This is a predicted structure of an 84-nucleotide RNA (c-di-GMP-I-GGC riboswitch aptamer) from Desulfarculales bacterium UBA696. Model confidence (mean pLDDT): 90 of 100.

[in-house]
RNA sequence: GUUGCAAAGGGCAAACCACGCUAAAGCGUGGGACGCAAAGUCACUGGCCUAAGUCCCAUGGAUAAGGCAGCAGGACUGCCAAGC
Numbered sequence: 001g002u003u004g005c006a007a008a009g010g011g012c013a014a015a016c017c018a019c020g021c022u023a024a025a026g027c028g029u030g031g032g033a034c035g036c037a038a039a040g041u042c043a044c045u046g047g048c049c050u051a052a053g054u055c056c057c058a059u060g061g062a063u064a065a066g067g068c069a070g071c072a073g074g075a076c077u078g079c080c081a082a083g084c
Stems, first nucleotide, its partner, number of pairs: 001084002003081002011036002016031006034070001040076003044073003047068004053063004
């Protein structure tokens, strides 16, 4: 460097519940574990969700914007180590 079938120390934490924040999506904290070898960080690319506000041909549609890194790609960083 590659790899993660082994070991060790560990780490994170889906759904759900409580409380708080938000217009919403969703997020934070605590409980809780479905999973995860980057489930660490970054919305850069594609994708998806929301749309108070704004616009329009208005039971609706589009969108500034917000969000998802546990959707994929990419960038940066990182623990342990059998094998190669």